[in-house]
Context: one part of a larger RNA
């Protein structure tokens, strides 16, 4: 002296702290399908004035009607202007009314939100896809019956009679969408097995087709073995237990118990009637200590019960609301909800806002109280459904390519091994009929239980929003991907992927004015508690800059 080192002051950046309109989970309640009466997503438009977001729909920031409600209002960024309203407006709710184009998209067509049309109607209209089902209506070509011609015949021609496809039109469905949960068909692989093939991961992911608000299963040819239970489903248990298994890696039960719900029912068939003559209608029966028809004999006129539908009442919830106790004065400050002093009210001292920290200020809290309309649940009436025996005889019915059987596969915690049942099935066989038949882990016996080859069913269970509470949950690089015009801006042909971005103050009181500058920006005045809150809260750290000091 600085391109060192200290420090002062700016600057520059956005740590940190403080906050929250935004998320997270969890518990209780509720509530669960939509759609051709055109959804589900859209697209374009609608206000006095440019977007955006939220509404709405050519009747377009809203219409009408019933109810609520009491002064303000005209949706939010976000104002300016012009208007409404105690004759009751904005606004809340309950019923409806429009509801443009696309979109299953349905008149045709298309490059989705667009082009082009037929008809009938007068108009701001209406209405025209397809495919099932009933019904009605015509009504083919052929077959077929009858006649009649030709021919010896076979046949050919022709006449009538039947018929269905097909076509119209009515009428009713269907169709596409749904986060997750549920049936059901298809069906990986990585991976474990320290390698790998049986096996595992798994009937998982995916992918198809179908259904509801739930599905789905379910009223014993079940389980059992004792003084037996008695429909399925869902939760504990049993239990990592029988057991399965390159007997490895691993898979894994069930029955008793224990609770959560609780509900049981209708075909089909003998047999009658009827009938349009059949694949038909009604009565009649529905089961295992077999029942049930038929047939004779005996007894009863009650009882009980619905899961359906209507309608009338009640009654509790929803879907707008209404009411609600009790405080002063001084200090201190910008500003009292704080300090002091006297006080009040509590079925309210939950909470949140108010210029600090408020039971008595405000919204609310506690205890109470309503609904014209409408949902929705439970009751009670009323219509309507169902509901009964004993004996005796009879041997008419009780689900057929089914049971079962080989044989291939599947499913059962059970890998084809075995003593391998049991449940479904390809395929070839192929019963009995109550003195019958299934089943009790091969198979017999014997004992016990059940009654297959029709179907029908609420809850308690699965999963999603919503409200209301709450919390040793986050607090802006957290928490939702997203506190803010977020599934946006951006990237990609697509499929898809996917951000960053919060915080003047108590009010904007958002700096009149003047001065220096093209302007930015600043410097005085002036708001304000603070301008070192000026477009931002607080402002750490590298980093810059300058101003003094050290070192030589």
């Nucleotide at each position: 002296a600085a391109u060192g080192c200290c420090a002062g002051c700016a600057a520059u950046g956005g740590a940190u702290g403080c906050c929250u309109g935004g998320g997270a989970g969890a518990u209780u309640u509720u509530g669960g399908c939509c759609g051709a009466g055109g959804a589900a997503a859209g697209a374009c438009g609608c206000a006095g004035a440019c977007g955006g977001c939220g509404g709405c729909g050519a009747u377009a920031c809203u219409c009408g009607u019933c109810g609520g409600g009491g002064a303000g209002g005209u949706g939010c960024c976000a104002u300016c202007a012009a208007c409404c309203u105690u004759c009751g407006a904005u606004c809340c709710g309950g019923c409806g009314g429009u509801u443009u184009c696309u979109g299953a998209a349905u008149g045709g067509a298309g490059u989705a939100a667009u082009c082009c049309g037929g008809c009938c109607u007068u108009u701001u209209g209406g209405u025209c896809a397809a495919c099932c089902a009933u019904a009605u209506a015509u009504a083919a070509a052929a077959g077929u019956a009858u006649g009649g011609u030709a021919g010896u015949a076979a046949u050919a021609c022709u006449a009538u009679g039947u018929a269905u496809a097909g076509u119209g039109u009515a009428u009713g469905g269907u169709a596409g969408g749904g986060u997750a949960c549920c049936g059901u068909g298809c069906c990986a692989a990585c991976u474990g097995a320290a390698a790998c093939a049986u096996c595992u991961c798994a009937g998982u992911a995916g992918c198809g087709c179908g259904a509801g608000g739930a599905a789905a299963a379910g009223a014993a040819a079940u389980c059992a073995c004792a003084u037996g239970a008695g429909a399925g489903u869902c939760c504990g248990u049993u239990a990592g237990u029988a057991g399965c298994g390159g007997u490895g890696a691993g898979c894994g039960a069930a029955a008793c118990c224990g609770g959560a719900a609780g509900a049981g029912c209708c075909u089909a068939a003998a047999c009658c009637a009827c009938u349009u003559u059949u694949u038909g209608u009604g009565g009649g029966g529905u089961u295992a200590c077999a029942g049930g028809g038929c047939a004779a004999a005996c007894g009863a006129u009650a009882u009980u019960u619905g899961a359906u539908g209507u309608g009338u009442u009640u009654u509790u919830a929803g879907u707008a609301g209404c009411a609600g106790a009790a405080g002063a004065a001084u200090c201190u400050g910008g500003a009292a909800u704080g300090g002091u002093u006297c006080c009040u009210c509590a079925a309210a001292g939950a909470a949140c806002g108010u210029g600090a920290a408020a039971a008595g200020c405000g919204u609310g809290u506690a205890c109470g109280c309503a609904a014209a309309a409408u949902u929705a649940a439970a009751a009670a009436c009323a219509c309507c459904g169902a509901u009964a025996g004993u004996u005796u005889g009879u041997a008419c019915c009780u689900a057929a390519g089914u049971a079962c059987c080989a044989u291939g596969g599947a499913g059962c915690a059970c890998g084809a091994u075995a003593a391998a049942a049991c449940u479904c099935u390809g395929u070839g066989g192929g019963a009995a009929u109550u003195c019958g038949g299934g089943g009790u882990g091969u198979c017999c016996a014997c004992a016990c239980u059940c009654c297959a080859a029709g179907g029908c069913u609420a809850a308690a269970u699965a999963c999603c929003a919503a409200a209301a509470u709450c919390u040793a949950c986050c607090g802006a690089u957290a928490g939702u991907g997203a506190a803010c015009g977020a599934g946006u801006a951006c990237c990609g042909u697509g499929a898809g992927g996917g951000a960053a971005a919060g915080g003047u103050g108590a009010a904007a009181a958002g700096u009149a004015c003047c001065c220096c500058g093209g302007a930015a920006g600043g410097g005085g005045a002036g708001u304000g508690a603070a301008a070192g809150a000026g477009a931002a809260c607080u402002g750490a750290a590298a980093u810059u800059g300058u101003u003094g000091g050290c070192u030589g």